[in-house]
RNA sequence: AGAGUUUGAUCAUGGCUCAGAUUGUGCGCUGGCGGCAGGCUUAACACAUGCAAGUCGAGCGGAAACGAUAGUAGCUUGCUACUAGGCGUCGAGCGGCGGACGGGUGCGUAACGCGUAGGAAUCUGCCCAGUAGCGGGGGAUAGCCCGGAGAAAUCCGGAUUAAUACCGCAUAAGCCCUUCGGGGGAAAGCAGGGGAUCUUCGGACCUUGCGCUAUUGGAUGAGCCUGCGUCGGAUUAGCUUGUAGGUGGGGUAAUGGCCUACCUAGGCGACGAUCCGUAGCUGGUCUGAGAGGAUGAUCAGCCACACUGGAACUGAGACACGGUCCAGACUCCUACGGGAGGCAGCAGUGGGGAAUAUUGCACAAUGGGGGAAACCCUGAUGCAGCCAUGCCGCGUGUGUGAAGAAGGCUUUCGGGUUGUAAAGCACUUUAAGUGGGGAGGAAAGGUUGUUAGUUAAUAGCUGGCAGCUGUGACGUAAACUGCAGAAUAAGCACCGGCUAACUCCGUGCCAGCAGCCGCGGUAAUACGGAGGGUGCAAGCGUUAAUCGGAAUUACUGGGCGUAAAGCGCACGUAGGCGGCUUUUUAAGCUAGAUGUGAAAGCCCUGGGCUCAACCUGGGAACUGCAUUUAGAACUGGAAGGCUAGAGUAUGGUAGAGGAGUGUGGAAUUUCAGGUGUAGCGGUGAAAUGCGUAGAGAUCUGAAGGAAUACCAGUGGCGAAGGCGGCCCCCUGGAUUGAUACUGACACUGAGGUGCGAAAGCGUGGGUAGCAAACAGGAUUAGAUACCCUGGUAGUCCAUGCCGUAAACGAUGUCAACUAGCCGUUGGAAGACUAGUAUCCUUAGUGGCGCAGCUAACGCGAUAAGUUGACCGCCUGGGGAGUACGGUCGCAAGAUUAAAACUCAAAUGAAUUGACGGGGGCCCGCACAAGCGGUGGAGCAUGUGGUUUAAUUCGAAGCAACGCGAAGAACCUUACCAGGUCUUGACAUCCAGAGAGCUUACCAGAGAUGGUUUGGUGCCUUCGGGAACUCUGUGACAGGUGCUGCAUGGCUGUGGUCAGCUCGUGUUGUGGAAUGUUGGGUUAAGUCCCGUAACGAGCGCAACCCUUAUCCUUAUUUGCCAGCACUUCGGGUAGCAACUCUAAGGAGACUGCCGGUGACAAACCGGAGGAAGGUGGGGACGACGUCAAGUCAUCAUGGCCCUUACGACCUGGGCUACACACGUGCUACAAUGGCCGGUACAAAGGGCUGCAAAACCGCGAGGUGGAGCGAAUCCCAUAAAACCGGUCGUAGUCCGGAUUGGAGUCUGCAACUCGACUCCAUGAAGUCGGAAUCGCUAGUAAUCGUGAAUCAGAAUGUCACGGUGAAUACGUUCCCGGGCCUUGUACACACCGCCCGUCACACCAUGGGAGUGGGUUGCUCCAGAAGUGGCUAGUCUAACCUUCGGGAGGACGGUCACCACGGAGUGAUUCAUGACUGGGGUGAAGUCGUAACAAGGUAGCC
Repeated sequence: AGAGUUUGAUCAUGGCUCAGAUUGUGCGCUGGCGGCAGGCUUAACACAUGCAAGUCGAGCGGAAACGAUAGUAGCUUGCUACUAGGCGUCGAGCGGCGGACGGGUGCGUAACGCGUAGGAAUCUGCCCAGUAGCGGGGGAUAGCCCGGAGAAAUCCGGAUUAAUACCGCAUAAGCCCUUCGGGGGAAAGCAGGGGAUCUUCGGACCUUGCGCUAUUGGAUGAGCCUGCGUCGGAUUAGCUUGUAGGUGGGGUAAUGGCCUACCUAGGCGACGAUCCGUAGCUGGUCUGAGAGGAUGAUCAGCCACACUGGAACUGAGACACGGUCCAGACUCCUACGGGAGGCAGCAGUGGGGAAUAUUGCACAAUGGGGGAAACCCUGAUGCAGCCAUGCCGCGUGUGUGAAGAAGGCUUUCGGGUUGUAAAGCACUUUAAGUGGGGAGGAAAGGUUGUUAGUUAAUAGCUGGCAGCUGUGACGUAAACUGCAGAAUAAGCACCGGCUAACUCCGUGCCAGCAGCCGCGGUAAUACGGAGGGUGCAAGCGUUAAUCGGAAUUACUGGGCGUAAAGCGCACGUAGGCGGCUUUUUAAGCUAGAUGUGAAAGCCCUGGGCUCAACCUGGGAACUGCAUUUAGAACUGGAAGGCUAGAGUAUGGUAGAGGAGUGUGGAAUUUCAGGUGUAGCGGUGAAAUGCGUAGAGAUCUGAAGGAAUACCAGUGGCGAAGGCGGCCCCCUGGAUUGAUACUGACACUGAGGUGCGAAAGCGUGGGUAGCAAACAGGAUUAGAUACCCUGGUAGUCCAUGCCGUAAACGAUGUCAACUAGCCGUUGGAAGACUAGUAUCCUUAGUGGCGCAGCUAACGCGAUAAGUUGACCGCCUGGGGAGUACGGUCGCAAGAUUAAAACUCAAAUGAAUUGACGGGGGCCCGCACAAGCGGUGGAGCAUGUGGUUUAAUUCGAAGCAACGCGAAGAACCUUACCAGGUCUUGACAUCCAGAGAGCUUACCAGAGAUGGUUUGGUGCCUUCGGGAACUCUGUGACAGGUGCUGCAUGGCUGUGGUCAGCUCGUGUUGUGGAAUGUUGGGUUAAGUCCCGUAACGAGCGCAACCCUUAUCCUUAUUUGCCAGCACUUCGGGUAGCAACUCUAAGGAGACUGCCGGUGACAAACCGGAGGAAGGUGGGGACGACGUCAAGUCAUCAUGGCCCUUACGACCUGGGCUACACACGUGCUACAAUGGCCGGUACAAAGGGCUGCAAAACCGCGAGGUGGAGCGAAUCCCAUAAAACCGGUCGUAGUCCGGAUUGGAGUCUGCAACUCGACUCCAUGAAGUCGGAAUCGCUAGUAAUCGUGAAUCAGAAUGUCACGGUGAAUACGUUCCCGGGCCUUGUACACACCGCCCGUCACACCAUGGGAGUGGGUUGCUCCAGAAGUGGCUAGUCUAACCUUCGGGAGGACGGUCACCACGGAGUGAUUCAUGACUGGGGUGAAGUCGUAACAAGGUAGCC
């Protein structure tokens, strides 16, 4: 510090997710030791049991218990009982101090509760210091004893008694009160010692210590007041009557409406009152660079609480955790009458929960209470126990060790890896184990001695010193040391990317994983296991939570034209902000000083535990607040001045600015009348409609409403909405010129107010045209639409509502600054050549464009640039601008405005493609123009389907279907039935035997089985070897079994279309672009020109083959002009001219001429030439596409079968047949059929062969066998054509299917199932619907010939030549393609994407007659305990008394306040509810096709 994820890719926006740190964590797996910390986050739920606050006999009366001592008695001679407060002590009681601390918890509380800084009207036990005092009396009461009630708790009565308990009196100041005269008001003793004096022998008295009283000051603690700070909600906007203030009084320690009477009518609130929800606050803690955000366990400060609610008492202090009273709920005891209790103290129990410990030891230390002290108490505390809960440290060995062992895993079978790892060898002993001795935490205290102080004192007390004594829970501790032995000690998670780490097996969209993206459908580095690896390590993962990353709430530090986001527009209140200048002030601001900011923590730096964690000393810091001193630039305040902002007066100017009145013409419609006749109207085409009752057309007249052609313009005006004939009246604003005046009066603007298109609503008018709804006609599968004919609200006017629009420049208002150029509207100025001109300036309104900005597009003085002021708004998509609530409205609805739930995206701009029922240019037998076909018939052939035991398999739009198959009777053959074999039909290796081979017979359908004949080979270095056969064993063979979606190779396709790319450079943030686009041209990205491109590659073309002309060379088997012979046949001798053959050359290049073109490329025409613009034909197929085809040509990974999915044999099937389709053949005839005659090819094939002549047969063919391994011989007569004849338009002398008979040939074999021949038979068919195919020249059409395969079997395929046309105006349309451009919501790319209803399942949510809870307001009822007031009903020790009583007190009564409780009525919130509304989600449901392209009616608001 970033990363992953939207896209085909890119940039941006934007969310989601991850890596980090942390925790009082929980859970899973695992677990050696120690140190230091921490440990109910939930039920402030309920609690058994024990303990947690007592102490003082030196305050008191005393003696229940225990002990010692002494005595007495009983006896069991060491026990029991009794006596003695005389002693140690001490239950219960009175009294004092302490139970207000310490310890726990976080319910409540949004508050002076807390934090911080201040303040004045207060109290403060114990403590410190000062001053003064402690005299003399009195009456009770507990306990004990007696009696009584009760189950108990406890209570009542009587008698007696003490005090540091209680009460007077005295005295009293520097205390308190005061009317300033005065008045009021205290106390307690105890212990030690003692020389005098006194004594009732107890003591008095003195003294010391402690204690007590009064008071002053301090310290400490506490109470009160104030400024500032302290969560969320406005879908909580008004709240308040003791309320705000005053006066008098009361009350308190003290101020104060704290309380009360009266008076005033205030007080709080948009700077958020009131209400609702949530919450203890802080130092700090976690995180973060910081600012911040989250948090408030442990430790520390403050607050609140103690079963729930209320209340007071006592006290220095409480409205009191282990006190009291009352009410309530709950639990327990009970004799049913009544009582007891409060773990949010420490342990512990139940419960709740994912979850949190021992009913431990000790007061040894630290601290607290009491005490004079010793001491006692102390679940505070110190320790131990449990828990890897966290942090820190240590260990589980070290060195050496290659045969790189074994085993595991993997493998390309060679190896690799685990791995120096192990074993082995040599060492070490931390920790654990075992044994040994053994610090410190301890100072006190006691006692003895000594010394100082106090004192009369060598008592006592206090302090110091010395000796002795003596206190440890932890603790079997720490640390040290002896012994033994590598011995006792490693796991967890992960390994697709983010993110370090890879292979095998299993599984097969299953099981499962997953933080996000996403893996899994037979080769999963993503599931499960294993090996290996990576990371951390006594831990490791995961869950939950917080901060970070997130600049994703932006103060630091974001945005708003199109991504979410500018209010529809203006005026204006509060608020914010504000021109120049002078003086002053000092609030803001700056600097210094002082106080404070607790300690701990963090940070720095020392020290102590072996280190560290941890502990500890010091420092810094605590960014804050307050006080004070100084400064005066800026902001603010005060006073004064100025004119540049703003405004006023005045003269002009332009204008659809607004409101009202009047008025004109054109047009539509209707009505009346005239002329006139059959249609009009409407559409893609029609129909509905109108019209012979006279329409439409045309002319005249009238009526009525609405809108204002031309002018007219990116022209004008207005804040926006908006405004358009003309005249008049009223009126707002703008602009301009010149002067004068005011003197900051300005800008913005939350709330607020006004204006505000269309539609809509109310009332009253009006209604020509248009026109929702509605009706009809069309279209359509449907058509509640688009189109047509009608047509009502409405549109218009007046008036009142509504308050919204894609109210848009999707751009808030104001102000300043920042290059230019060109238009246009209004005004002003200047010069001149006086213009339909020019220049300058200003206010508008437009187009380009620099800088700059922007994600890009774009904006660019009219900013989206650079700045300032103010307002509004945004924070992922959906749910949703919805629900609920409020406000407004007559309603429609508007405004304000969520959540649950759900997704990992949604979005903007631009890019490349693809696509469009978008556009432009161009090409192609693409259309057109032609010729001939297919589709109809019969047959052939292939396919589908059906059938079958099997009808083997594959190919599937073009690009499967006379395709694989260049040839299924057996074989082929893969299929089926039956019969057989199991190392196998085929290959290699091993062992044994045998030459191989061959004759014949039997059984069987055959495979096969059995018997049998002949024979002993070849090579040799003489050892043997090679080939072959049989038997046996196991390695293995074998598979046309699966996967073409695991593959290679080969092929199809687009397409012989002209395209596809790269390097460098340049442009762009980038994807990408440029080049390759543009202007021409071409068959062509062919070439030229232009050009931020310059070059290059694969394609095109050319090079290759063939064909067309010529030449050279060569001449047999070919040729034959001339010459010769001839059986008249190039037959022969010859010739080398010609043809041909086959080798090499020539030729054609837009080369030449003319024109067009841009001086180009090129095109057009011409000449010459055998051939002319690629001469014709072929081979040749760019980058890529279709998961195209093929595992059945072959090869091959993986899987599967192995007495079978392998192999052999016989027979059958692939040839089936209601049907459908494709491709062909033959026809339907006279351009023909038939008969006779005559002529002319090319290219092939031939020894398992082609086969001549001759003869036989009607023929297929047979006999025959010359010749030929072929320019020699053969197949082999080419046919159409031509000549002559016949048929005469007919199902025929067309056509030939089908069938019967007879044959031929091939072959082991023609039944299933061959071809051909002859005789006979003579079907459909008379040119073919919709639709559709081929072809542009030696082509179509037509005619025959040959070959491959092959024993035989072509109408197929491939090849060959013969005859040989027609047409092309042209590119509008159909199809396909190329280039450019445009739109896009597509990218699996239009066979795309995608919307809504309905149906089903699930989820959350709104409404809902209501129902049940919580909280709360108001009005009442009620009123325990308590306090206060009143009261003389009852009782009454101290004091006073005139002895009667009084004062005072207690009880009782009553009033006020008030908790619980009850009633009524509202508000609010939660849960639930028949039914109901929409919403969301869900691989393959239904109906349509709304949107994205002009989405087929442009879309949207």
Molecule: small-subunit ribosomal RNA
Organism: uncultured prokaryote